A computed fold for a 73-nucleotide RNA from Saccoglossus kowalevskii, annotated as transfer RNA. The coordinates come from a structure-prediction model, not an experiment, and the mean pLDDT is 81. Its Rfam family is "tRNA".
RNA sequence: GCCUCAGUGGCCUAAUGGAUAAGGCGUCGGUCUCCUAAACCGAAAAUUGUGGGUUCAAGUCCCACCAGGGGUA
Repeated sequence: GCCUCAGUGGCCUAAUGGAUAAGGCGUCGGUCUCCUAAACCGAAAAUUGUGGGUUCAAGUCCCACCAGGGGUA
C1' cells in the first nucleotide's frame, strides 16, 4: 500500500431504514441493617469515532478521513 473486521454511556453487549437508542456491570440517592454486604426502589450518564452524501426518515446504506484488531508482499 491493498483486503477484511469492528468503532454505541465509565466498562461490556443489543437495536429489520421507522415510537423516547434497550439490557447487564459500575456510579449516585433511598429502603432494609448496629454497621457493611446482599436484596429491592429510584436517578444521572450516549450529538452512536469525525466530516459529507442518499432518503419523508440513518446507529443501520454510500464516500472520505481518524484510531484499533486480523490477513497479505